[in-house]
RNA sequence: GCUCGUUUCCGGGGCGGGGUGGAAAUCCCCACCGGCGGUGACAGUCCGCGACCCCGUCGCAGCCGGCGGCGGGUGGACCCGGUGCGAUUCCGGGACCGACCGUGAGAGUCGGGAUGGGAGGGAACGAGG
Numbered sequence: 001g002c003u004c005g006u007u008u009c010c011g012g013g014g015c016g017g018g019g020u021g022g023a024a025a026u027c028c029c030c031a032c033c034g035g036c037g038g039u040g041a042c043a044g045u046c047c048g049c050g051a052c053c054c055c056g057u058c059g060c061a062g063c064c065g066g067c068g069g070c071g072g073g074u075g076g077a078c079c080c081g082g083u084g085c086g087a088u089u090c091c092g093g094g095a096c097c098g099a100c101c102g103u104g105a106g107a108g109u110c111g112g113g114a115u116g117g118g119a120g121g122g123a124a125c126g127a128g129g
Stems, first nucleotide, its partner, number of pairs: 002128009016030004031109002033098002035049004044096002053073008078094005100112003
C1' cells in the first nucleotide's frame, strides 16, 4: 500500500436592491446558489448515484392513519469559439435547470417534515495474503 470486518466521525449552498400591490424574500427586472462517485484535465447541464414523490411486499403497532426493512417506478437543465494528443469538465461568450407540504400572493434562495435520511468520504482498531 491492497482486500475484508468492526467501531466512529463527517456528509447542501443561495433573496441583497428595485417595481407593482391591501398583501409578494413567492409575481416582474436586476442579483445570488450548485450534494456524491466517475470520466485521459477541474462538470448543477456528460455517465451514474443520492435526496423528494409514487407503487408493491414484509415487519411493528393498529380505528383511520402511521413507522421501519426490502424490491420496483418516477426523477431538471448546454451550446458556440479558443487552448490542448486529450476538456458538453479549463478559458472566453451566450444560455438553461432546480422535489413535496405550507404561506395575507404563485418560492431553487423563506418556514416545515429534518436534532431525520443520504449517495459517499475520512479516521482508528482487528484479520488476511
Molecule: FMN riboswitch aptamer (RFN element)
Organism: Actinomycetota bacterium